[in-house]
RNA sequence: GGGAUAGCUUAAUGGUAGAGUAUGGGUCUGAAAAGCCUAUGGUAUUGGUUCAAUUCCAUUUCCCCCCA
Repeated sequence: GGGAUAGCUUAAUGGUAGAGUAUGGGUCUGAAAAGCCUAUGGUAUUGGUUCAAUUCCAUUUCCCCCCA
């Protein structure tokens, strides 16, 4: 200096947090795989500003990079 968002990989102009993948169920098939439909699941911690914070500010923890 940068980063922390779903099991994993990752989006998100201060105004209902999405996608892919994985997982469960259904459909299809003689059976399976693939495809299709559907469900589940999330903003690191603690404060502050604001009508409203993933977003802005500060702090703590962890990770990466640079300088000495």